Predicted 3D model of an 87-nucleotide RNA (c-di-GMP-I riboswitch aptamer) from a Caldilineales bacterium.
RNA sequence: GAGCGAUAAAGGUAAACCUACCGUGAGGUAGGGACACAAAGCCACGGGUCUUGGCGCAAGUCAAGCCAAGAUAGCCGGGUUGCCGAC
Numbered sequence: 001g002a003g004c005g006a007u008a009a010a011g012g013u014a015a016a017c018c019u020a021c022c023g024u025g026a027g028g029u030a031g032g033g034a035c036a037c038a039a040a041g042c043c044a045c046g047g048g049u050c051u052u053g054g055c056g057c058a059a060g061u062c063a064a065g066c067c068a069a070g071a072u073a074g075c076c077g078g079g080u081u082g083c084c085g086a087c
Stems, first nucleotide, its partner, number of pairs: 003087001004085002012037002017032006035074001041080003045077003048072008
């Protein structure tokens, strides 16, 4: 330096759920709390999923599908940075 990820050590993150606040919503932030995580750090670039609005759509109700704007990095891939060191 590259690989790999230990019944190691130091340190880290924090699902569900609860409370408060923000958002139409998906969801987010903070506190509590731990199911897990070696990138569960960061980036919406590709795919997926989810939300809202429109088209579909009409007298009324409604589906597949399409479009737009969003959410998710703890869905997968990709990019990028990085702690430790048994092997």
Lineage of the source: Bacteria > Bacillati > Chloroflexota > Caldilineae > Caldilineales.